[in-house]
RNA sequence: UCCGAUAAUCGCAAACCCGUUGAAAGACGGGGACGCAAAGCCACGGGUCUAAAAUCCCUUUAGGAUCAUGACAGCCAGGUUGCCGAAG
Numbered sequence: 001u002c003c004g005a006u007a008a009u010c011g012c013a014a015a016c017c018c019g020u021u022g023a024a025a026g027a028c029g030g031g032g033a034c035g036c037a038a039a040g041c042c043a044c045g046g047g048u049c050u051a052a053a054a055u056c057c058c059u060u061u062a063g064g065a066u067c068a069u070g071a072c073a074g075c076c077a078g079g080u081u082g083c084c085g086a087a088g
Stems, first nucleotide, its partner, number of pairs: 002088001003085002011036002016031006034074001040080003045076002047072003054066004
């Protein structure tokens, strides 16, 4: 340095509930733990989610389709920083 233990010290925090925010996806705070060896950070790659504005269709209330400039880092990949030291 790679690597990742029935090791040790730590850390993070899914679903769900409450509050705030947003059109929504989602995000933030509190509670709570499914899990995570990077479940720390980064949206320039692939993928997924939402569809406000815009455009189109139709039109009775209405509705439908397309579409990120929005979002997801706990989807994959990549970059970067980091605790410990068994086996190899």
c-di-GMP-I-GGC riboswitch aptamer from an Anaerolineae bacterium, 88 nucleotides, folded computationally. Its Rfam family is "c-di-GMP-I-GGC riboswitch aptamer". Rfam 15.1 lists 1,298 matches to the family in 717 species. Gene Ontology term of the family: cyclic-di-GMP binding. Taxonomically the source falls in Anaerolineae (Bacteria, Bacillati, Chloroflexota). The model forms 90% of the base pairs in the Rfam consensus. Model confidence (mean pLDDT): 86 of 100.